A computed fold for a 595-nucleotide part of an RNA from an Actinomycetes bacterium, annotated as large-subunit ribosomal RNA, domain I. Model confidence (mean pLDDT): 82 of 100. RNAcentral holds the full RNA, with entries from ENA. NCBI's taxonomy places the organism under Bacteria, Bacillati, Actinomycetota, Actinomycetes.

Context: one part of a larger RNA
RNA sequence: GGCACACGGUGGAUGCCUUGGCGCUAGAGGCCGAUGAAGGACGUGGGCGGCUGCGAUAAGCCCGGAGUAGGUGCUGACCAACCUCUGAUCCCGGGAUGUCCGAAUGGGGGAACCCACGCGUGGUAAUGCGCGCGUACACUUGCCUGAAUCCAUAGGGCAAGUGGGGUAAGCGGGUGAACUGAAACAUCUAAGUAACCCGAGGAAAGGAAAGAAACCUCGACUCCCUGAGUAGUGGCGAGCGAAAGGGGAAUAGCCCAAACUUCGAUGGAUUGAUAGGCGGCAGCCGUUGCCAUCGGGGGGUUGUAGGAUCUGGCUAGAUCUGUCUGCCGGCAGAUCGGGAAGUUACAAAGUCAUGUGUUAGCCGAAGCGGGUGGAAACUCGCGCCAGAGAAGGUAAAGGCCCUGUAGGCGAAAGCAUGUGGCCUUCCUUGCCAGACACCUGAGUACGGCCGGGCACGGGAAACCCGGUCGGAAGCUACGGGGCCCACCCCGUAAGGCUAAGUACCUGCUAGCGACCGAUAGUGAACUAGUACCGUGAGGGAAAGGUGAAAAGUACCCCUGUAGGGGAGUGAAAUAGUACCUGAAACCGUGUGCUU
Numbered sequence: 001g002g003c004a005c006a007c008g009g010u011g012g013a014u015g016c017c018u019u020g021g022c023g024c025u026a027g028a029g030g031c032c033g034a035u036g037a038a039g040g041a042c043g044u045g046g047g048c049g050g051c052u053g054c055g056a057u058a059a060g061c062c063c064g065g066a067g068u069a070g071g072u073g074c075u076g077a078c079c080a081a082c083c084u085c086u087g088a089u090c091c092c093g094g095g096a097u098g099u100c101c102g103a104a105u106g107g108g109g110g111a112a113c114c115c116a117c118g119c120g121u122g123g124u125a126a127u128g129c130g131c132g133c134g135u136a137c138a139c140u141u142g143c144c145u146g147a148a149u150c151c152a153u154a155g156g157g158c159a160a161g162u163g164g165g166g167u168a169a170g171c172g173g174g175u176g177a178a179c180u181g182a183a184a185c186a187u188c189u190a191a192g193u194a195a196c197c198c199g200a201g202g203a204a205a206g207g208a209a210a211g212a213a214a215c216c217u218c219g220a221c222u223c224c225c226u227g228a229g230u231a232g233u234g235g236c237g238a239g240c241g242a243a244a245g246g247g248g249a250a251u252a253g254c255c256c257a258a259a260c261u262u263c264g265a266u267g268g269a270u271u272g273a274u275a276g277g278c279g280g281c282a283g284c285c286g287u288u289g290c291c292a293u294c295g296g297g298g299g300g301u302u303g304u305a306g307g308a309u310c311u312g313g314c315u316a317g318a319u320c321u322g323u324c325u326g327c328c329g330g331c332a333g334a335u336c337g338g339g340a341a342g343u344u345a346c347a348a349a350g351u352c353a354u355g356u357g358u359u360a361g362c363c364g365a366a367g368c369g370g371g372u373g374g375a376a377a378c379u380c381g382c383g384c385c386a387g388a389g390a391a392g393g394u395a396a397a398g399g400c401c402c403u404g405u406a407g408g409c410g411a412a413a414g415c416a417u418g419u420g421g422c423c424u425u426c427c428u429u430g431c432c433a434g435a436c437a438c439c440u441g442a443g444u445a446c447g448g449c450c451g452g453g454c455a456c457g458g459g460a461a462a463c464c465c466g467g468u469c470g471g472a473a474g475c476u477a478c479g480g481g482g483c484c485c486a487c488c489c490c491g492u493a494a495g496g497c498u499a500a501g502u503a504c505c506u507g508c509u510a511g512c513g514a515c516c517g518a519u520a521g522u523g524a525a526c527u528a529g530u531a532c533c534g535u536g537a538g539g540g541a542a543a544g545g546u547g548a549a550a551a552g553u554a555c556c557c558c559u560g561u562a563g564g565g566g567a568g569u570g571a572a573a574u575a576g577u578a579c580c581u582g583a584a585a586c587c588g589u590g591u592g593c594u595u
Base pairs, nucleotide, nucleotide: 001594002593003592004591005590006589007588008587009586015580016545017544020516021515022513023512024511025510026509027508029505030504031166032165039101040100041099042055043054044053046079047078049075050074051073061095062094063093064092065091070083071082072081106115107114108113116135117134118133119132120131121130122129137163138162139161140160141159142158143157144156145155171199172198173197174196175195181188185235211218212217222249223248224247225246226245232240233239253497254496255495256441260298261297262296263295264294265293266292267291268290275288276285277284278329279328280327281326282325283324303475305440306439307438309435310434311433312432313431314430317336318335319334320333321332322331323330337428338427339426340425341424342423350422351421352420353419354418355417356416357415358414359413361409362408363407367382368381369380370379371378383400384399385389391403392402393401446470447469448468449467450466451465452464453463456482477492478491479490480489481488532539533538552579555566556565557564558563
């Protein structure tokens, strides 16, 4: 030095475990913000670093409820001082306080800082100083003021209301790639995707036919299945890719503009009586009338056209008032009676009662003994409950020990949702027939040129949208039916609103897993988006396990606040906090063999 065996050190694999993750299902819920959000800074505890909570009233204050013997959060023991059956702590609901920054909003600013002004108030001899409230900007509405320039307008000011910012995914709109595929590449594809921007909501969008069809018909929109990888489209390459129809989910329809009428405002022209004042008769008035524009009320809302106006017919409660005066008729308004509807559209605020759910909770069956053991839930014996033999815990493995489970009960207050009353609104005339030709969305439809969207790449290319230049008809009208024309059929554009069925899940509740088990599973089971790195955008770890219980080794000894030997605890200390198990590499000690 090698080999073998034994015993150690080191190291932290493996096994077992799980506080944490991952995925899915169902339900509820779904915006927050100038009443200052989201997110932070700094404070805040008797001794307090970090986390959590809270805000100068600062691990808390007040009220209501639930609940019961302990409590002053975690790390984290300890000391001190306290609270509590006059009900604390803890849990739920409501309220108060809530520094500074942040949309940040008095001005400024290098976020968490600096400097103010006005009013009120406290203090000082006085100034400085303290406290409370207000003071940003934009838009809308109203009011005041008010130039050139008479009226007016511009401008200025005041008041009230609203907005601003944040937000996981989903949604609508605007802008809009490239890699890639085409086995290269340019049309094409990727893809109207990613990304960025704007906006809204618990959903969003869409939506009540100028539709789809096919000579039969259907009857808003949305979503799913099918139709169908079909018809088509396509350097007819790669690829892209419908619709009707059928079957389901859910169902809901409405309001304006206009004609006509009435009231008001402004401006204009006209007139002294065959303007006008609802009609008839008689009287009376005298710009009240006419035209234009604007505003309010009534009316009216569609395509087998509908409506306005006029005429006729049928059918409709009463009373009062007005319509220049009287009578009749008509019209308008009010009250009562009768009827209907309603808070998601069709008008719009609530309030009360009550049901259900939810935000704390409560009740909840049934087991003992022997043995082994450190410990009984194991085993043996004999019982019991079960609408409960899900699960977790308890010194090993428990239906009957604990928490629970099945089942049942419960809310002063808040929230969600349903129902009813009050309440609010509407109707009280509507229908039919005829006449008349007044209305039915204009720089619109459509056309040329140029683009875009439609599954459709310019094609025979309809349809829809935009730019530009032209530019209708107006109901005997107009649009569509995939060039175009005719016939036929379907519809009525150029205004608006609209629940449900559908999408999503930051967060909440309940549950599940041939998901992971600490190099796995989230980056993060631990002070984790922490430590650390970077000027910054940003990048981004490692790190779990004594034991049933700290019972965490009193006391003695060795050169040490290290480490160890005794002693003691414990079932176990080679379980001693560098702590379960403790593999290998690597390093030793002893013995044997061998060179």